[in-house]
């Protein structure tokens, strides 16, 4: 150059058009003389920009980024 796959929370993954979720992590709160465990809570994310649709994270296009492959 050209194909191919993957971009969701801090990190690891789901969710396949209708309400964005879990596990671990970070706060806070109980527990305990104190911590650790352990119970509750709570905050926090759809790669970006069009498109089509009542409705987009999800379907199309264009880029972008990181993998991978042939040149």
């Nucleotide at each position: 150059g050209c194909g191919g796959c993957u971009g969701u929370a801090g990190c690891u993954c789901a969710a396949u058009g209708g309400c964005a979720g879990a596990g671990c992590g970070c706060c806070u709160g109980c527990c305990u003389u104190c911590c650790a465990a352990g119970c509750a809570g709570a905050g926090g994310a759809c790669c970006u920009g069009g498109g089509u649709u009542c409705g987009a994270u999800u379907c199309c296009c264009a880029g972008u980024a990181g993998c991978c492959g042939c040149u």
Description:
Transfer RNA from Micromonospora sp. C51, 71 nucleotides, folded computationally. It matches the Rfam family "tRNA". RNAcentral holds the sequence, with entries from ENA. Taxonomically the source falls in Micromonospora (Bacteria, Bacillati, Actinomycetota, Micromonosporaceae).